Molecule: transfer RNA
Organism: archaeon
RNA sequence: GGGUUCGUAGUUUAAUGGAUAGAAUGUCAGGUUUCGGCCCUGAUGAUGGGGGUUCGAUUCCCUCCGAACCCG
Numbered sequence: 001g002g003g004u005u006c007g008u009a010g011u012u013u014a015a016u017g018g019a020u021a022g023a024a025u026g027u028c029a030g031g032u033u034u035c036g037g038c039c040c041u042g043a044u045g046a047u048g049g050g051g052g053u054u055c056g057a058u059u060c061c062c063u064c065c066g067a068a069c070c071c072g
Base pairs, nucleotide, nucleotide: 001071002070003069004068005067006066007065010025011024012023013022018055026044027043028042029041030040031039048064049063050062051061052060
């Protein structure tokens, strides 16, 4: 330099172009407990940036940024 795959809560991830982006874990609060843990209830928090297509984009297209791998 060229190519392929990927980027979603703090972390691991789900979502055939259409419901309020779902869950696990974490964190916080409460319950339970002599205290703590386990357990139960509730809350919390996310689509890498920009542009385009579309009635509608996490999803399709372009570009940039970043990561992994392959070729030279």